[in-house]
Large-subunit ribosomal RNA, domain II from a wastewater metagenome, 697 nucleotides, folded computationally. It matches the Rfam family "Bacterial large subunit ribosomal RNA". Gene Ontology terms of the family: structural constituent of ribosome and ribosome. The RNAcentral record of the full RNA draws on SILVA. The coordinates come from a structure-prediction model, not an experiment, and the mean pLDDT is 83.
Context: one part of a larger RNA
C1' cells in the first nucleotide's frame, strides 16, 4: 500500500408537537394476589394519586369575574360569542437530564511501586607501569667579630612535570532502517588526588539528591512509574455506512469576557388557518439625491474703484509720486459631502383596476446559516494603486449549476439538464486550415504584420486618405535653367580698420526690366560666394491654414518564442451596410416516467373523505436543511396445512427477465442441511474514507 472482518444518533425517565388507537370525564402508581420450570410474560386487585371541569390575585381571599384603587371610573387578565373539548396508550420528530452520535488530548486528584541506572551520604575494602624535578630538614666545608651567607654531600616534599593502567569525552572523520536507542577510528584532558573503583548500606515525588545544567530520581523528568477517580473535558480536527421522489437557503442584524462559539430575529420547509392582503397599471401625495445654480454661508481667480497713524522696497532736499501690503464695494468667469433661488428618475405611502404566482400572511412542529466570493453601478479609505479594503442596490452569477462561448479560465456573455432520439430552429460566439459553417456581397481606409487577444502618455513627424476656408496662376503661377543683381558711396558716426554684414544713427537719390545704404556665408580690412528683386527658356497647376480616420516614433524584464497555432496584405486587419449558413443539455417534435392541480367514470365508506383508471394544464439543477415513499439485513409471532438428499444456505458465472433505483427472480456448476412466501412486530439494521482497530498478503 491492497484484501476481508469489525467500525458511529442509543437505552431511561420526564417536556412539548403530530399521526394512530380506547373511553367519555380519562388514568392508575407503590404494592398485593393467581397462573408458570426460576426469570420473564399474562390476568385479576389497588383509585393513594395525577390531568381536566373557572379565572383572577404576590397573598389573605373573591369568583364568571377578578386585580389594580377611594373609586360603581379607567386598565391588566379572564367569561361570554363562534368553536366541541378532555384524558390514557402507543409510533415518530426534538428538547433537557444522564458518557448520550464515535475516535482524540495536553493534565488534575488518590493510593500503591521504585536509589540494582543515577545524584550525595555512611560503613568497610582494592588499585594507580615507568620517567623527571629536587622544597624543608640533616651532615660537613669556605668565608665572617657576629648575624648570616656561600658550595658539597645527603634527603625526597608537592590537588608539581612527562607519561600507560584507570577515569574522561577536546576536535574531526565514520555510522545514522546503525556493531550500537549514543557506538567506532585518529586526536585529546586528568593520571598521589576535591584521585578512580568494589561490596554493604540509608535519603523520593511538590518530594530527595545536586561544586547548580531545572541535572538526576531505572533507555521516562519544569514535577517519576502503576493502578484507579475515568467513557475526565474538548465553543477544536477528523470520521458518521442503503435507494427514489417533493420543496430548497445562508454566510446578515442586535446582544454576548463576543468575534473560527452562542442565543433572538431575517432566509428555508412541513402541518393548520385567511383568502388576494403579493405584485403590475393608473390616480393623489410629501420629498431636496442626481443635475444645475451662485439668491444665503463659505472658498478662489482677473479687473475697476474707495478706504488705511500699512510694517517694507525705489525717486526726490521736501511736500509728494511710484511698486506693494490689508480692508471693503461693484464688474466677469468660477468651486462645494457637512452651501441652495432651483430640482429630477428610480424608491416609499394611499386609493382604484387587473392579473393568479411552490404569491403574500398569522399560529404552530424541524432546521440549517450568520468565514462569502467576483463582476456591474452609486460612495468611504488608499494613490480616482491593488485578484485590496469598507457600506449601499432585497442588482447578477457562483456558492448550491451541468450545457455553448471567451485557446486554457467557480463569479464575465448566452442559457437553468426527468429519462430515450443517427429529427427540426436557433442565443452568445462565429464561418481560409487545424475546426461545424461565406476564401459572401457592396463601398473605402491601413503597409505598420500595424492589426487578427487585453491595454499605453506627454511629446515629435513633407506616412497616407477625406474635409472646409483661402492666396498666386495661360496677361504664364510655383519649381527647375541661362543671364543681370548697378550707380552717388568706402552713407555719416565709431574705430588701428568698419567697404551692405563688430557696434551706434539715418535708411535717400539716381539709372533702370530689376536690384536692400543689403536676409546669409567670408575677409586682419578689402576681395569672394549667395539671398531679396528682374528678365528669357520651359510650362499646368502652385501654395498656405483647419478639422477627422488609419498608420509611424517615443515603447526597458527576468528559462524560448509566438495572434490559441498554421498562417494572413484590394485581407483571413479596420470601418460602414446587407444577405446566407454554423452553433447549446435553451427551444419545437417523437414516445415514456413522476408531482402538483382541474375535470368525468367506476369502487369502498364512519358521508368528513379516499383509491383506480382517462383527458388536460404546469412543473421536474441542486449544497446545507425541511419533508415523503421504498429496498437489504438478523430475530419474533401467525400464514402458505410452502420449499428441501430427485439436493436447503452459501459461494462461482459477462451475456436471460423484472423494477426509476436501492434490489429482485431464473439458468449452469460447486457446495452438503437446512431454508423461504404474505402480514405485522423487534434491532448489535447496510462501510471507502476516520495518520481507524484486528488478521492476511
Nucleotide at each position: 500500500g491492497c484484501c476481508a472482518a469489525c467500525g458511529a444518533g442509543u437505552u431511561u425517565u420526564g417536556g412539548c408537537a403530530u399521526g394512530c388507537g380506547g373511553c367519555u370525564g380519562g388514568c392508575u402508581a407503590a404494592g398485593a394476589g393467581c397462573c408458570u420450570u426460576u426469570a420473564a410474560a399474562g390476568c385479576u386487585c389497588g383509585g393513594a394519586g395525577c390531568c381536566a371541569u373557572a379565572g383572577c390575585g404576590a397573598a389573605a381571599g373573591c369568583g364568571a369575574g377578578u386585580g389594580u384603587u377611594a373609586a360603581u371610573a379607567g386598565c391588566g387578565c379572564g367569561a361570554a360569542c363562534a368553536a366541541a373539548a378532555g384524558u390514557c396508550g402507543u409510533a415518530c420528530g426534538u428538547c433537557a437530564a444522564a458518557g448520550a452520535c464515535c475516535c482524540g488530548a495536553a493534565g488534575c486528584c488518590a493510593g500503591a511501586u521504585g536509589a540494582u541506572c543515577u545524584a550525595c551520604c555512611c560503613a568497610u575494602g582494592a588499585g594507580c607501569a615507568g620517567g623527571g624535578u629536587g622544597a624543608a630538614c640533616c651532615u660537613u666545608c669556605u668565608c665572617g667579630a657576629a648575624a648570616g651567607a656561600g658550595g658539597a654531600g645527603g634527603g625526597g616534599a608537592g590537588g608539581c612535570c612527562c607519561g600507560a593502567a584507570c577515569c574522561g569525552g577536546u576536535a574531526a572523520g565514520c555510522c545514522g532502517u546503525u556493531c550500537a536507542a549514543c557506538a567506532c577510528u585518529u586526536u585529546c584532558g586528568g593520571a598521589u588526588g576535591a584521585c578512580u573503583u568494589g561490596u554493604g548500606g540509608g535519603u523520593c515525588g511538590g518530594a530527595g539528591u545536586g561544586a547548580a545544567a531545572a541535572g538526576c530520581u531505572a533507555a521516562u523528568c519544569g514535577a517519576a512509574u502503576c493502578u484507579g477517580g475515568u467513557a475526565a473535558u474538548a465553543g477544536c480536527u477528523g470520521g458518521u455506512u442503503u435507494u427514489c421522489u417533493c420543496c430548497g437557503a445562508a454566510a446578515u442584524a442586535g446582544c454576548u469576557u463576543u468575534u473560527g462559539g452562542g442565543c433572538u430575529a431575517g432566509c428555508g420547509u412541513c402541518g393548520c388557518g385567511u383568502g388576494u392582503u403579493c405584485c403590475u397599471a393608473c390616480u393623489g401625495g410629501g420629498g431636496g439625491u442626481a443635475g444645475a445654480g451662485c439668491a444665503c454661508u463659505g472658498g478662489a481667480u482677473g479687473g475697476u474703484c474707495u478706504c488705511g497713524a500699512c510694517a517694507g522696497g525705489g525717486a526726490g532736499c521736501a511736500a509728494u509720486c511710484u511698486c506693494g501690503c490689508g480692508a471693503g464695494a461693484c464688474c466677469a468667469a468660477u468651486c462645494a459631502a457637512a452651501c441652495u433661488c432651483c430640482g429630477a428618475a428610480u424608491a416609499c405611502c394611499a386609493g382604484u383596476a387587473g392579473u393568479u404566482a411552490g404569491a403574500a400572511u398569522g399560529c404552530g412542529g424541524c432546521a440549517g446559516u450568520u468565514a462569502g466570493a467576483c463582476u456591474c453601478u452609486g460612495g468611504g479609505g488608499g494613490c480616482g494603486a491593488a485578484g485590496c479594503u469598507c457600506c449601499a442596490g432585497u442588482g447578477g452569477u457562483c456558492a448550491a449549476a451541468a450545457g455553448g462561448g471567451a485557446a486554457a479560465c467557480a463569479g464575465c456573455c448566452c442559457g437553468g439538464a426527468c429519462c430515450u432520439c443517427c429529427a427540426a430552429u436557433u442565443a452568445a460566439g462565429g464561418u481560409c486550415c487545424c475546426a461545424a459553417a461565406a476564401u459572401c456581397u457592396a463601398u473605402g481606409c491601413u503597409c505598420a504584420g500595424u492589426g487578427c487577444a487585453a491595454g499605453u502618455a506627454a511629446g515629435g513627424a513633407g506616412g497616407u486618405g477625406a474635409u472646409a476656408u483661402u492666396u498666386c496662376u495661360c496677361g504664364g503661377a510655383c519649381a527647375g535653367u541661362g543671364a543681370g543683381g548697378a550707380g552717388g558711396u568706402u552713407g555719416g558716426c565709431u574705430u588701428a580698420g568698419a567697404a551692405g554684414c563688430a557696434g551706434c544713427c539715418a535708411u535717400c537719390c539716381u539709372u533702370u526690366a530689376a536690384a536692400g545704404a543689403a536676409a546669409g556665408c567670408g575677409u586682419a580690412a578689402c576681395a569672394g560666394c549667395u539671398c531679396a528683386c528682374u528678365c528669357a527658356c520651359u510650362c499646368a497647376g502652385a501654395g498656405a491654414u483647419u478639422u477627422c480616420g488609419c498608420a509611424c516614433c517615443g515603447a526597458a524584464g527576468a528559462u524560448g518564442a509566438u495572434c490559441g497555432g498554421g498562417g494572413c496584405u484590394u485581407a483571413a486587419g479596420c470601418a460602414u451596410a446587407g444577405u446566407a449558413c454554423c452553433g447549446a443539455a435553451a427551444u419545437u417534435g417523437a414516445g415514456g416516467a413522476c408531482u402538483g392541480g382541474a375535470u368525468g367514470u367506476c369502487g369502498c365508506u364512519u358521508c368528513g373523505g379516499u383509491g383506480a383508471c382517462a383527458u388536460c394544464c404546469a412543473g421536474u439543477g441542486g449544497u446545507a436543511g425541511g419533508a415523503g415513499a421504498a429496498u437489504a439485513u438478523u430475530c419474533c409471532a401467525u400464514u402458505c396445512u410452502g420449499c428441501u438428499g430427485u439436493g436447503a444456505a452459501g459461494c462461482c458465472a459477462a451475456a436471460g427477465g423484472g423494477g426509476u433505483g436501492a434490489c429482485c427472480c431464473a439458468u449452469g456448476g460447486u457446495g452438503g442441511a437446512g431454508c423461504g412466501u404474505a402480514u405485522g412486530g423487534a434491532a448489535g439494521a447496510a462501510a471507502g474514507a476516520a495518520u481507524g482497530u484486528u488478521g492476511g498478503c